[in-house]
């Protein structure tokens, strides 16, 4: 750092995914050790038990008992003494508001920053200055009584204090008050005054004096303790900034805002109240709703940012829910209280206790998170003068791969390389130096033994010096030495012993991603993070063997960041991909010309304060090393303060004109609004001529018309639009604006350049205007024409076409407010070659004028540099450079939908989501295929013609159907007289039987016999089974060929997969294509060449051209044939010579000639004339057997149909193996109601019959082909010449030809069937061959929709011959004979070629694709309601408590009286009012949730139905 995924492929644009990192984690398999963190994220859900806050006797008072001595005893026991001033509880001080938890609330000055408090407080500490005086009454424990189950609670009495009160003294303290300084003008400090007010408490140690003695006075030290100042510390309290989400929350507010005066706080204030005033706050988002403790920090990231707030740290909030205070310095108080609720528990029913969100630990909830451990020996806190006590804070230890680090599970050697396992092509290869063996090593764990630091401090003892002090005592302070003290734990370390011994697994291996193999399975079972894998060879499932990766861990799952420039500040967009508001005015706002001058807010600079600590980084150290720790440093990009700079921005003052406007002169224009007037068409009424139609359409019919249309002439009515002029012509902000005239009015150009002097640009909201439909009232209504009717089309036709029609269209007036309201392009300013049109004004030359020409401004087209764009394309009218400002957009559906709220009379508009779903959805451009797109061309394509087929009998395939079996394959064209160029039996695969099992066939080993060969009997339907004759060779004498035999490897398969394949074919198609090299264009797929203009049969050839060659095709080279030559003449010929004969080339004999077959010529657009571009060519002559590839064959380009075919052959895989093999006999492929394809033969006179006469070519022929002869009517027999073939045979060629008959007729046509007789082949003609004769004589009288050949020696017509083959031929394949008619032409149907066009296709039109229905399912919405939240408001109610009011009951201190019992007052308390108010009630309202019979649209969902709507002009763009 990127990568995967839309596509047939390419850019782009865009979603999803996946590689990283991280985690208080879980889950699955595994699991040795050690260090060092971490460990309820959910029920702030309930909690058994224990412990978590005490403490001090040097502040008081009280004071045991068990147990031990003693005495004394009535032996029950009672009494001193010790236990002991202990244990305890109590007064009392100080702690308890620290630490420890947890994150519910909280959106707030609660947190962070910075500041400020002149508006404050602070115990204990620490400085500094005074003082610590005198006096009093209580009262807990205690003891009595007494109530209660308890929990506790009273009544009576006793007592102490540093407890509580009076009274003295005081100040730099407080209150009044003066002057003076400073000031933010509120105040605040100093200095002063006759003022006024206000403290306290003692304990311990020592020495000393008094006294009998305790005590008690003094004097000393130390401690407390009061005032009061400063300090330190910690808190209150303000304010600038700064950090969520929702506008579908838009307004909120009555102590509210602000005065004034009082109350009340440490303390300012509406913090409370009383009066006044009516204000606060708020689009810079108030209130309201949702979420949420904040921070340093963590994590991620290159930074920015982004998400997160566990462990550790600060702050806050909170203690079961709520409310409330009291104590204190400090709380509204986690282990206090008081009240109210819920829930738990106890109970004697009457009342009472209780709060783990302190550490363990229990339920519960959950995927999930430890021990009811040890220790105060250390840090640190509380109390103490100290010992010391407490401390689940904390230190340890336990659990737990939770995580982060170290470490280990062995080293080394060891084979062309054991085994086992997988593969394999069978030859090998892997695993694998891996293992074994051998030689070593000693980490961890295991034993044995030895053992730390952390622990020095306080304190205590001893020495020593010093300070107080009167003191050599006491205290204190310092120094040395000495004593005490470890949970962890006999733990870390260390030594030493034994021995490779105890010690590896998870993932994945199809691409992204590192790592292939076999088998299993067969769209199943499975995987799957995305792409996707899986339907018989799956690197993708599942296993196995290999490999990769990480390791005590290794996956998966969830969560955050990254990767994402996928919210864009840093770093996006917005013509067509999402995305410019429909248009203007303007409001806040944000921006702003040129120049002097002042300020210096911003901005830059230095300086200083803060930015806790930890963390992060860097250096250095400590633990064996790392993690972890410790020290120093550097960072904290913030915020404050102060000093300075003044370009720039801002603020203030001033000045300029070029922005912007006002003036002045012109012109132009369908800019707006109003009134009017105007002619051409339409329709309508009226009159007249007129007569049968008229409209309409594709074609028609509805419909109009004989009651007289339509056509036509007058004339009349009425409504709505305004030809021509009319133009990418003008205007207007858009929407939109169109005969004329006239009145009103808007705005923009153009020229002067007088004037103002920045007055600008933009513009969330607001406000106007806003096509068309619609609405609403009121009018008008010719044409048009939604709806609706009727014809007509169709399978249907609720549509397109047609007749008709009603709102509407049109005015007024008022709503509505949307549009492809598009330039799909928001407005303003500049800035950045041109070319050519065109509108409106001006200027310049020329002119008499107008034009033409130049040139300036301002519009509107086109084309285009440069630059931009993914590409198309944009391009002074910018989609280019840049600037301001304001709209928008973030993936597709759902959905512009639901709910809300706004607006609307209503239709409905605006605002505008989420679940769910998909992995894509998209631009633009590319090659294709395709269009009922276009253009150009071809072909027997179609037209012209000629002949069939398609009815008919038969033949033959095929389907079907039947059957035991009808073997199997071929299925549009291009399967169907096809594989079959020949099924009786074999063929033969099928069926039935019967049989065989190393097999009919091939190789090798083996066992054991002997030859094979032939022959015999027996059974059989045959095969086979079974028995018997007969019968070798070679040797080294072991055996070896050769044959039977037994057993093993193996054979054998027309069994399956043609969709594993190779060969082979078919077809598009003998169509003219198909493609590469190199250069060039293009971000690329790709183009270009191969496109154009011509010209061909043809990418043929020519000319052109960013292309220049060049392959496979095309042609041509090859064969037949048409012509001539020449060689050569047998078996062929026969002209001239001879010879025979009834004749015949029969003979001699020759090779002219025909003809044979070698081998050569010949044709090439070569010539000539035209046409064309001087070109390829092309038309017409000429010559010539042949003329423009002369006919015919051979020959088939890249490809395309998963086309055929595993049944020709080959071949992988799979399947069978006494059988899916292999023999045999018989049966079947030959059926037989029917469809189809191909054919033969007819329907007759161009014929048939019958007689007579001609003329072929190419083949065949030895288990052959047979002549002449003889028989048969005849198929053929008998015979056997010739012939291995230019020689002899098949062999009569037929149509034609001539003569004669028929005579239109189901026949002298057709010839089927069907009876009988034969013949031939064959082992055998039943089933099932052909062929004859003899009688029989069926359909058929030219074929319906449709449909097929064929363009010349062709079509037709007519015959021969051949392979297969014993025999079969209407096929097949080949020969000749006779021998045509047509083609004007390319519009049409089918099929191709080339260009071009649109696409939403690309499995490519047999494509793609919509929308109802019905079926499953999942998820919103609507609902009559109904449940639970939350929350205003009104009323009520009113605990506990704080403040006030009372206070007639009660009461110790102070006062006054007093009769000394006591009163009174002061002050207080219960008690009661009262305000304020918590929980609850009552009624009514909002919000949100939840469930709801019914319902509504959505979304998904391999083969449901219905249609065809969209993409091609998609067939009505």
């Nucleotide at each position: 750092a990127g990568a995967g995924u839309u596509u047939g492929a390419u850019c782009c644009u865009g979603g999803c995914u996946c590689a990283g990192a991280g985690c208080g984690a879980a889950c699955g398999c595994u699991g040795g050790c050690g260090g060092c963190g971490u460990g309820c994220c959910u029920a702030a859900c309930a909690c058994a038990u224990g412990c978590a806050a005490g403490u001090c006797g040097a502040a008081c008072g009280c004071g045991a008992a068990c147990g031990g001595a003693g005495u004394c005893u009535u032996c029950g026991g009672a009494c001193u003494c010790c236990u002991a001033g202990u244990a305890g509880a109590g007064u009392g001080g100080c702690g308890a508001a620290c630490g420890g938890g947890u994150g519910a609330g909280u959106a707030a000055c609660a947190c962070g920053u910075g500041a400020g408090u002149a508006a404050u407080c602070u115990a204990c500490c620490c400085c500094u200055g005074g003082a610590u005086u005198u006096g009093g009454g209580a009262u807990a424990a205690c003891c009595u009584c007494g109530g209660g189950a308890a929990a506790c609670c009273g009544u009576g009495g006793c007592u102490a204090a540093u407890a509580c009160c009076g009274g003295a003294u005081a100040a730099u303290g407080u209150c009044g008050u003066g002057u003076c300084u400073c000031u933010u003008c509120g105040g605040a400090g100093a200095c002063g005054c006759u003022g006024a007010c206000c403290a306290a408490a003692g304990g311990u140690g020592g020495c000393c004096u008094c006294u009998a003695u305790u005590c008690a006075a003094g004097c000393u030290a130390c401690u407390g303790u009061c005032c009061a100042u400063g300090g330190a510390u910690g808190a209150g309290c303000u304010c600038g900034c700064g950090g969520c989400c929702c506008a579908u929350u838009a307004g909120c507010u009555u102590g509210u805002u602000g005065g004034u005066g009082a109350g009340g706080u440490a303390a300012c204030g509406g913090c409370u109240c009383a009066c006044c005033a009516a204000g606060g706050c708020u689009u810079c988002g108030a209130u309201g709703g949702g979420u949420a403790g904040c921070u340093g920090g963590u994590u991620u990231g290159a930074g920015a940012g982004g998400a997160u707030g566990a462990u550790c740290a600060g702050c806050c909030a909170c203690a079961c829910u709520g409310g409330c205070a009291c104590u204190g310095a400090g709380a509204u108080a986690c282990g206090g209280g008081c009240c109210a609720g819920a829930c738990u528990c106890c109970u004697a029913c009457g009342g009472g206790a209780g709060g783990c969100a302190g550490c363990a630990g229990u339920g519960g909830g959950g995927a999930a998170u430890a021990u009811u451990g040890c220790g105060c020996a250390a840090u640190g806190g509380g109390c103490g003068a100290a010992a010391g006590c407490c401390u689940g804070a904390c230190g340890c230890a336990g659990c737990a791969a939770c995580g982060c680090c170290g470490c280990g599970u062995g080293u080394g050697u060891g084979a062309u390389g054991a085994a086992g396992c997988c593969u394999u092509u069978c030859g090998g290869g892997g695993u694998g130096u891996a293992a074994a063996g051998c030689a070593c090593u000693g980490u961890c764990a295991g034993g044995u033994g030895g053992g730390a630091a952390g622990a020095a401090a306080c304190u205590c003892c001893a020495u020593c010096c010093g300070c107080u002090c009167a003191a050599u005592a006491g205290g204190u302070g310092g120094a040395u030495g000495g004593a005490c003290u470890g949970a962890c734990g006999g733990u870390a370390c260390c030594a030493c012993c034994a021995g490779a011994g105890g010690a590896a697994g998870c993932c994945c291996c199809g691409g992204c991603u590192a790592a292939c193999u076999c088998c299993g399975u067969g769209c199943c079972a499975g995987c799957a993070g995305c792409c996707g894998c899986g339907g018989u060879a799956a690197u993708a499932c599942g296993g196995g063997g290999g490999g990769g990766g990480c390791a005590a861990g290794c996956g998966u799952u969830g969560c955050u960041c990254g990767g994402a420039a996928u919210u864009a500040c840093u770093g996006g967009g917005c013509g067509u991909a999402a995305a410019g508001g429909g248009c203007g005015u303007g409001u806040a706002g944000g921006c702003g010309g040129c120049u002097a001058g002042g300020c210096c807010a911003g901005u830059c600079a230095g300086g200083u304060g803060u930015g806790a600590a930890a963390g992060c980084c860097c250096u250095c150290g400590g633990c064996u090393c790392a993690a972890c720790c410790g020290a120093g440093g550097a960072a904290u990009u913030g915020c404050g303060c102060u000093u300075g700079a003044u370009a720039c921005u801002g603020c203030c003052u001033g000045g300029c004109u070029u922005g912007a406007g006002u003036g002045c002169g012109g012109g132009a224009g369908a800019g707006g609004g109003a009134a009017g007037c105007g002619g051409a068409a339409u329709u309508c009424c009226c009159g007249g001529u007129g007569u049968a139609g008229c409209g309409g359409u594709g074609a028609a019919a509805u419909g109009c018309g004989u009651a007289g249309a339509u056509a036509u002439c007058g004339g009349g009515a009425g409504g709505a639009a305004c030809a021509c002029c009319g133009g990418u012509g003008g205007c207007g902000a858009a929407g939109g604006c169109g005969g004329c005239u006239u009145c009103c009015u808007g705005g923009a150009c153009c020229g002067c350049u007088a004037u103002u002097g920045a007055c600008g640009c933009u513009g969330a909201g607001g406000c106007g205007c806003g096509a068309a439909a619609g609405c609403g009232u009121g009018g008008g209504g010719a044409g048009c024409a939604a709806a609706c009717a009727g014809g007509a089309u169709u399978a249907g036709a609720u549509a397109c076409c047609c007749u008709g029609g009603u709102a509407g269209u049109c005015c007024a007036c008022g709503c509505c407010g949307u549009a492809a309201a598009c330039g799909a392009u928001g407005g303003g300013u500049a800035c950045u070659a041109g070319g050519u049109g065109u509108u409106g004004g001006g200027g310049g030359u020329a002119u008499c004028g107008a034009c033409c020409c130049c040139u300036c401004c301002a519009g509107u087209g086109c084309c285009g540099a440069a630059g931009c764009u993914a590409a198309c394309g944009c391009a002074u009218u910018a989609a280019g450079u840049a600037c301001c400002c304001c709209g928008c957009c973030u993936g597709g559906g759902g959905a512009g939908u639901a709910c809300g709220u706004c607006c609307g009379c209503a239709a409905g508009g605006a605002u505008g989501a989420a679940a769910c779903u998909c992995a894509a959805a998209g631009g633009a451009a590319u090659u294709g295929a395709c269009g009922g797109g276009g253009g150009c061309c071809c072909g027997c394509a179609c037209a012209a013609g000629c002949g069939g087929u398609g009815g008919a009998g038969c033949a033959u395939g095929u389907g079907g159907u039947u059957c035991a079996a009808u073997u199997c394959g071929a299925u549009g064209c291009a399967a169907c007289g096809c594989g079959a160029a020949g099924a009786a039996c074999c063929u033969u695969a099928c069926c039935g039987a019967g049989g065989u099992u190393u097999g009919a066939c091939a190789u090798g080993c083996u066992u054991g016999c002997g030859a094979c060969c032939g022959g015999u009997g027996g059974u059989g339907a045959a095969a086979g089974c079974c028995a018997c004759c007969u019968u070798c060779c070679c040797u080294u004498c072991g055996g070896g060929g050769c044959g039977c035999u037994u057993g093993c490897a193996c054979a054998g398969g027309u069994g399956c997969u043609g969709c594993a394949u190779g060969g082979c074919u078919g077809u598009c198609g003998u169509c003219a294509g198909c493609u590469c090299g190199u250069g060039u264009c293009g971000u690329g797929a790709g183009a270009u060449g191969u496109u154009g203009g011509g010209u061909u049969a043809a990418g043929u050839c020519c000319c052109g051209c960013a292309a220049c060659g060049a392959g496979c095709g095309c042609a041509a080279c090859c064969c037949c044939u048409a012509c001539c030559g020449u060689u050569a003449g047998u078996u062929g010929c026969c002209a001239g010579c001879g010879g025979a004969u009834a004749a015949u080339g029969c003979c001699g004999g020759g090779c002219u000639c025909u003809c044979u077959a070698g081998c050569g010529g010949a044709a090439c657009u070569g010539c000539c004339g035209g046409u064309g571009a001087c070109a390829a060519a092309c038309c017409g002559g000429a010559g010539g057997a042949a003329g423009g590839u002369g006919g015919g064959g051979a020959u088939g380009a890249c490809g395309u149909c998963a086309a055929g075919u595993c049944c020709u052959c080959a071949u992988g895989g799979c399947c069978c193996u006494u059988a899916c093999a292999c023999c045999u006999c018989g049966g079947g492929c030959u059926a037989c109601a029917c469809a189809c394809g191909u054919g033969c033969u007819a329907c007759a006179a161009u014929g048939g019959c019958u007689g007579g006469u001609a003329c072929a070519g190419a083949g065949g022929g030895c288990u052959g082909c047979g002549a002449u002869a003889c028989c048969g009517u005849g198929a053929g027999g008998u015979g056997g010449a010739g012939c291995c073939a230019a020689u002899c045979c098949c062999a009569g060629a037929a149509a034609a030809c001539c003569a004669g008959u028929c005579u239109c007729a189901g026949u002298u046509c057709g010839g089927a069937u069907u009876g009988g007789a034969g013949u031939c082949u064959g082992c055998a003609a039943c089933u099932c061959g052909a062929c004859u004769c003899c009688a029989u004589g069926a359909a058929g009288u030219u074929g319906g929709a449709a449909u097929c050949g064929c363009u010349a020696g062709u079509a037709a017509c007519c015959g021969c011959g051949u392979a297969u083959c014993a025999g079969c031929a209407c096929g097949a394949c080949g020969c000749g004979g006779u021998g045509a008619a047509u083609a004007c032409g390319u519009u049409c149907c089918c099929g191709g070629g080339c260009c071009u066009u649109g696409u939403a296709c690309a499995c490519a039109c047999c494509g793609c694709c919509c929308g109802u229905c019905a079926c499953a399912c999942c998820a919103c919405g609507a609902a009559a309601g109904u449940u639970g939240g939350u929350u205003g408001u009104a009323c009520u109610a009113g605990a506990a408590a704080u403040c006030g009011g009372u206070g007639g009951g009660c009461c110790a201190a102070c006062u006054c009286c007093u009769u000394c019992g006591g009163g009174a007052g002061a002050g207080g308390c219960a008690g009661c009012c009262g305000c304020u108010c918590a929980a609850g009630g009552u009624a009514u309202g909002g919000c949100c949730a939840g469930c709801g019979a019914u319902u509504g649209g959505g979304g998904u969902g391999a083969a449901g139905u219905c249609g065809u709507a969209a993409c091609a002009a998609g067939g009505u763009a």
Molecule: small-subunit ribosomal RNA
Organism: metagenome